The part of an RNA shown here (large-subunit ribosomal RNA, domain VI) has 264 nucleotides and comes from a metagenome. The RNAcentral record of the full RNA draws on SILVA.
[in-house]
Context: one part of a larger RNA
RNA sequence: CGAAAGAGAUUUGAAGGGAGCUGUCCUUAGUACGAGAGGACCGGGAUGGACGUACCUCUGGUGCACCAGUUGUCCUGCCAAGGGCAUAGCUGGGUAGCUAUGUACGGACGAGAUAAACGCUGAAAGCAUCUAAGCGUGAAACUCCCCCUAAGAUGAGAUCUCUCAUCCUUCAUGGAGUAAGGGCCCAGGAAGACUACCCGGUUGAUAGGCAAGAGGUGGAAGCGCAGUAAUGUGUGUAGCUGACUUGUACUAAUAGCCCGAGGG
Numbered sequence: 001c002g003a004a005a006g007a008g009a010u011u012u013g014a015a016g017g018g019a020g021c022u023g024u025c026c027u028u029a030g031u032a033c034g035a036g037a038g039g040a041c042c043g044g045g046a047u048g049g050a051c052g053u054a055c056c057u058c059u060g061g062u063g064c065a066c067c068a069g070u071u072g073u074c075c076u077g078c079c080a081a082g083g084g085c086a087u088a089g090c091u092g093g094g095u096a097g098c099u100a101u102g103u104a105c106g107g108a109c110g111a112g113a114u115a116a117a118c119g120c121u122g123a124a125a126g127c128a129u130c131u132a133a134g135c136g137u138g139a140a141a142c143u144c145c146c147c148c149u150a151a152g153a154u155g156a157g158a159u160c161u162c163u164c165a166u167c168c169u170u171c172a173u174g175g176a177g178u179a180a181g182g183g184c185c186c187a188g189g190a191a192g193a194c195u196a197c198c199c200g201g202u203u204g205a206u207a208g209g210c211a212a213g214a215g216g217u218g219g220a221a222g223c224g225c226a227g228u229a230a231u232g233u234g235u236g237u238a239g240c241u242g243a244c245u246u247g248u249a250c251u252a253a254u255a256g257c258c259c260g261a262g263g264g
Stems, first nucleotide, its partner, number of pairs: 001152001005163007015149004021049007033038001051106005059100004066093005071086006110144003117137004164263001166176003181259004185201002188198002206252003209248005215241003222235005
């Protein structure tokens, strides 16, 4: 820009893409078969490998500053308690998120038309013959079934709902202000390079803060007690705590502006 007014939702599916793998064991059954040795088809069930998709409850990883320990040195006058630097100084753990080696699930079932092949009926050719007319069975291949995209599918589809008939004019396929609606702007996001997408904008829990909790760390400082002291212990499941959960308008989403139909 188009889709014969302008919008908001919900969709159909032309077409395209993805997937399609396979082992072992049990049973049928030591049956059919076979002198024996051996040993099935068909059917039923279980459990794996590789691959793929999703996810983070579990098991782990990471988790650049969440907690603790600790070395050297400098500083806060000193003790104590802390802060800076040293690869994040080093070490032990670790929430959310992201993850695999973790968890769950998938290939299926079925249908149609077939290939090789196997048939029925059956002439040409009184027989025979699956084939010439006609009718079947038949494969991981084909078309569906399953998953994803999808009406620029210009062949531009469908359904539901909303908005209405204003003003100016040189009268046109023009202009203006509006409607439904949309955008700008702002607070944000398990969305994201930007854009887009999604949510919210005071009739508000969108982010921050605050409160409570979950989870993490692992027992703070101060004081008391024991000990010459290092240290231990009580107060005390202590103190601290990024992303998680719930609540709460304290802070910031204020105020406002723009676009947007008049219908062959």